RNA sequence: CAAAUCGUCACGGGAGAAUCGGUUAACACCGAUGCCGAAGGAGCAACCGCCCCGGAAACUCUCAGGCCCCAGGACCGUGACGUGACC
Numbered sequence: 001c002a003a004a005u006c007g008u009c010a011c012g013g014g015a016g017a018a019u020c021g022g023u024u025a026a027c028a029c030c031g032a033u034g035c036c037g038a039a040g041g042a043g044c045a046a047c048c049g050c051c052c053c054g055g056a057a058a059c060u061c062u063c064a065g066g067c068c069c070c071a072g073g074a075c076c077g078u079g080a081c082g083u084g085a086c087c
């Protein structure tokens, strides 16, 4: 100096799924039943890895979370900073 990668922050994008009863100013609270999959968590394993060991999905589960808007949100993009092979 700086590719890839990864991390943090900022900005932009960003899905799904609800009814009933009671109370209420309320979409708020309580209860019943139902539902969703994209925080987190757990399971399976295509694959990576010579073996041991280990890693590993947006699949599965639904513990947690969620089911108007808002918010949150995996993930994607851009920028800044850090990391950093090579030179």
Base pairs, nucleotide, nucleotide: 006082007081008080009079010078011077012076013075018033019032020031021030022029023028034067035066036065040063041061042060043059047055048054